[in-house]
RNA sequence: AAGUAACAAGAGCAAACUCAGGGUAACCUGAUGACGCAAAGCCACGAGUCCAGUUUUUGGAUAGUCGGGUUGCCAAA
Numbered sequence: 001a002a003g004u005a006a007c008a009a010g011a012g013c014a015a016a017c018u019c020a021g022g023g024u025a026a027c028c029u030g031a032u033g034a035c036g037c038a039a040a041g042c043c044a045c046g047a048g049u050c051c052a053g054u055u056u057u058u059g060g061a062u063a064g065u066c067g068g069g070u071u072g073c074c075a076a077a
Base pairs, nucleotide, nucleotide: 012037013036018031019030020029021028022027035064041070042069043068045067046066047065048062049061050060051059052058
């Protein structure tokens, strides 16, 4: 220096439920709340899933489904 990512510490994110708002819907935002997360940070590029219209295609949602790209904290044998 690279790979692996245990233990410990600090910091971070926030599933379900409930409430309010937005959207035809999937779903999103805020509050509440922690099931979990070392990329559960970011990017819809590929696949998947979901929604709407249409008819075999178009538009949208999901990064907490997988792959890919990119940035990145601590850190032993």
Predicted 3D model of a 77-nucleotide RNA (c-di-GMP-I riboswitch aptamer) from an uncultured Geobacteraceae bacterium. The sequence was found by an Rfam model in a public genome assembly.